[in-house]
Context: one part of a larger RNA
RNA sequence: GGAUGAACGCUGGCGGCAUGCCUAACACAUGCAAGUCGGACGGGAAGUGGUGUUUCCAGUGGCGGACGGGUGAGUAACGCGUAAGAACCUGCCCUUGGGAGGGGGACAACAGCUGGAAACGGUUGCUAAUACCCCAUAGGCUGAGGAGCAAAAGGAGGAAUCCGCCCAAGGGGGGGCUCACGUCUGAUUAGCUAGUUGGUGAGGCAAUGGCUUACCAAGGCUACGAUCAGUAGCUGGUCUGAGAGGAUGAUCAACCACAUUGGGACUGAGACAUGGCCCAAUCUCAUAUAAGAGACAACAAUAGGGAAUUUUUUGCAAUGAGUAAAAGCUUGAUGGAGAAAUAUUGUAUGAAGGCAAAAGACCCAUAGGUUGUAAAUUUUUUUUAGAGAAGUAAUGACAGUGUUUGAGGAAUAAGCAUCAUCUAACUUUGUGCCAACAUCCAUGGUAAUACAAAGUAUGCAAGCAUUAUCC
Numbered sequence: 001g002g003a004u005g006a007a008c009g010c011u012g013g014c015g016g017c018a019u020g021c022c023u024a025a026c027a028c029a030u031g032c033a034a035g036u037c038g039g040a041c042g043g044g045a046a047g048u049g050g051u052g053u054u055u056c057c058a059g060u061g062g063c064g065g066a067c068g069g070g071u072g073a074g075u076a077a078c079g080c081g082u083a084a085g086a087a088c089c090u091g092c093c094c095u096u097g098g099g100a101g102g103g104g105g106a107c108a109a110c111a112g113c114u115g116g117a118a119a120c121g122g123u124u125g126c127u128a129a130u131a132c133c134c135c136a137u138a139g140g141c142u143g144a145g146g147a148g149c150a151a152a153a154g155g156a157g158g159a160a161u162c163c164g165c166c167c168a169a170g171g172g173g174g175g176g177c178u179c180a181c182g183u184c185u186g187a188u189u190a191g192c193u194a195g196u197u198g199g200u201g202a203g204g205c206a207a208u209g210g211c212u213u214a215c216c217a218a219g220g221c222u223a224c225g226a227u228c229a230g231u232a233g234c235u236g237g238u239c240u241g242a243g244a245g246g247a248u249g250a251u252c253a254a255c256c257a258c259a260u261u262g263g264g265a266c267u268g269a270g271a272c273a274u275g276g277c278c279c280a281a282u283c284u285c286a287u288a289u290a291a292g293a294g295a296c297a298a299c300a301a302u303a304g305g306g307a308a309u310u311u312u313u314u315g316c317a318a319u320g321a322g323u324a325a326a327a328g329c330u331u332g333a334u335g336g337a338g339a340a341a342u343a344u345u346g347u348a349u350g351a352a353g354g355c356a357a358a359a360g361a362c363c364c365a366u367a368g369g370u371u372g373u374a375a376a377u378u379u380u381u382u383u384u385a386g387a388g389a390a391g392u393a394a395u396g397a398c399a400g401u402g403u404u405u406g407a408g409g410a411a412u413a414a415g416c417a418u419c420a421u422c423u424a425a426c427u428u429u430g431u432g433c434c435a436a437c438a439u440c441c442a443u444g445g446u447a448a449u450a451c452a453a454a455g456u457a458u459g460c461a462a463g464c465a466u467u468a469u470c471c
Base pairs, nucleotide, nucleotide: 001471002470003469004468006467007466009464010463013347014346015345016344018342019340021305027302030300031299035063036062037061040060041059043057044056045055046054070258071257072256079183080182081181082180084178085177088175089174090173093171094170095169096168097167098166099165101135102134103133104132110125111124112123113122114121115120140149141148142147154163155162156161184230185229186228191221192220193219196218197217198216199215200214201213202212203211233255235253236252237248238247239246240245260281261280262279263278264277282295283294284293285292311337313336314335315334319333320331321330322329323328350380351379352378353377360371361370362369363368415460416459417458418457426455427454428453429452430451436443
């Protein structure tokens, strides 16, 4: 000199655009953040004088809750980055070729009885389906002489047809796995390892593999730093620097890991699943002491910690996501608004004229000088602020918006730090090694350009200084 997710002190006009718990992965009141489909299904309710049409709904069923959003605790390793690979899976989407024949029995809802304080159940009976099962069929799979195994569902419409269903093949995007190289510090950590390293058989997986197991062999890693200990999410990037490097990993994007702590599986194309399930622990709530409910590292908010970080706001109009045949519905994703000079950027606080250089203040050699064209005053302008009105329609939260027009009037708008040297800018008064200052050297002991005040001056400017950290 540059920089910051900054903080603190003094001060503070407006707009654009961004940013914001770096600390306790501490505890969390309240509201909301994942639904949707009646064109899969049997029912129920509202409404109507009644039927039909219509609307709504608990339940069965389908798709989605594995995305989106958050956090960085763990992790020094295939976690990440770059470059490759072969033994794999893939709902929805696209393309292509085929197919959907015949049967069956249940379970919710509902009704009856009944347990419990509640959460939630038990039992008997009835019932539908795109829910479930059986048989048949198969350019698929297994196998190699014949053989064996595996499928389907309908709905809407007057119809044409449309939306779905099953099998197989290919594509696309997504994911799992392997490997080469790179990836912080410590030797005051030198040896580490028994499923350990390899083989065979078996099991298991979507797939390779000690992934698991039985047997066999005795291997494998290491001074090119194993093991152990400490620290840490990694990257694109960001800051700095002429570069080489050094530091860093907020916002945005990609990957990984986690969801009170520790385990476990279920379902599913996909999870070992943040707002799913089971077990154990912790804490809180509640209780009829038998049994229960919950877990904000979603968005707001609260307490606490801290130098320190915002509203318990608005709308699905836009962009996306889920679902649905669609209209739509849902969406604290997201679009907006609010508060904060937190950063950056733009712009204003007027412009032109104006000497008897007014008064005041300060200095003084008492001649005068400085403040200073500065003010007053004259002319003029209206960025901006304030006030008011009109226009713009498939759908507008923002929105009492912007843009445009426009009466009036300089009106509404300057501070902060510094002035011995480094370093731009000096005098007077007060104080008297006191009070103080200070980055360093130092200053202050009666003429202090270094303390305090005043008057000038200098620098930057809606900011300016200080502190902390990096280059």

A computed fold for a 471-nucleotide part of an RNA from Wollemia nobilis, annotated as small-subunit ribosomal RNA, 5' domain. The source organism's lineage runs through Eukaryota, Streptophyta, Embryophyta, Araucariales and Wollemia. The coordinates come from a structure-prediction model, not an experiment, and the mean pLDDT is 82. It matches the Rfam family "Bacterial small subunit ribosomal RNA".